[in-house]
C1' cells in the first nucleotide's frame, strides 16, 4: 500500500407514515420524519420481483449476484 476481521472516533445516507408536486401505472421528486444501513455512493450487465399503452417499454441498487468508486484510529 493491498485484503480481511473485530472494536472505536468523526461524519454520511434515510425504512414506514405524513403532506405536495409528476407519471396510465409500478414508482419518483421535495420537505417532515428515523426502520435501518460498511458502501443504504454510483451503474440496468445477469437473475428475480413489479408496471404497462403489451410480440415493445419502464421501474425497482434498502432483493441477489458483479463492475466501479471511496472516510477513517487501533488490533
Nucleotide at each position: 500500500u493491498c485484503u480481511u476481521c473485530c472494536a472505536a472516533a468523526g461524519a454520511g445516507c434515510a425504512a414506514a407514515g405524513c403532506u405536495g408536486a409528476a407519471g396510465u401505472g409500478a414508482u419518483u421528486c421535495a420537505g417532515u420524519g428515523a426502520c435501518g444501513c460498511a458502501a443504504a455512493g454510483c451503474c440496468a450487465c445477469g437473475g428475480g420481483u413489479c408496471u404497462u399503452a403489451c410480440u415493445g417499454a419502464g421501474a425497482u441498487a434498502g432483493c441477489c449476484g458483479g463492475g466501479u468508486u471511496g472516510c477513517a484510529u487501533g488490533g